[in-house]
This is a predicted structure of a 148-nucleotide RNA (FMN riboswitch aptamer (RFN element)) from Paenibacillus selenitireducens.
RNA sequence: AAGGAUCUUCGGGGUAGGGUGCAAUUCCCAACCGGCGGUGAUGUUCAUGAUGAACGAGCCCGCGACUCCUCUAGCUGACAGCAGCACGGGGGACUGACUUGGUGCGAAUCCAGGGCCGACGGUACAGUCCGGAUGGUAGAAGAUCAUC
Numbered sequence: 001a002a003g004g005a006u007c008u009u010c011g012g013g014g015u016a017g018g019g020u021g022c023a024a025u026u027c028c029c030a031a032c033c034g035g036c037g038g039u040g041a042u043g044u045u046c047a048u049g050a051u052g053a054a055c056g057a058g059c060c061c062g063c064g065a066c067u068c069c070u071c072u073a074g075c076u077g078a079c080a081g082c083a084g085c086a087c088g089g090g091g092g093a094c095u096g097a098c099u100u101g102g103u104g105c106g107a108a109u110c111c112a113g114g115g116c117c118g119a120c121g122g123u124a125c126a127g128u129c130c131g132g133a134u135g136g137u138a139g140a141a142g143a144u145c146a147u148c
Base pairs, nucleotide, nucleotide: 004145005144006143007142008141009140010139017029018028019027031128032127033118034117035063036062037061038060043055044054045053046052058116059115067093068092069091070090071089072088074085075084076083077082098114099113100112101111102110120131121130122129
């Protein structure tokens, strides 16, 4: 340095203004937002003697959340007993959206323009409000231990 075990912490943003209406942050005009990993056009910025550091995609690839199916037998109450719960774990299904021009050897990522997308329940029809959720998670950082 790398891999392993245990643990800790962190881990999502957004309807201004207006219209209609008894009623809408849900409709209409308009506004706003963009999780995680990868790729990273021979890119950009900063710095150096050399080395290096940071940044760089919502709609390209993959993952996560929701929902469903299936297998397993757990999960919580500190522990046993006992009680409660189906909230646990594995696998699978499902899982949104891009084009035009420019530069260039080369653009799915750069620059410019235009466009598009966003679980479920509630409610006057919701990406943005309320709720499951003081939850879960992709993952990120760190600590300790043992091994090589």

The organism belongs to Paenibacillus, within Bacteria.
Of the family's consensus pairs, 100% are formed in the model.
The RNAcentral record of the sequence draws on Rfam and Ribocentre.
The prediction has a mean pLDDT of 75.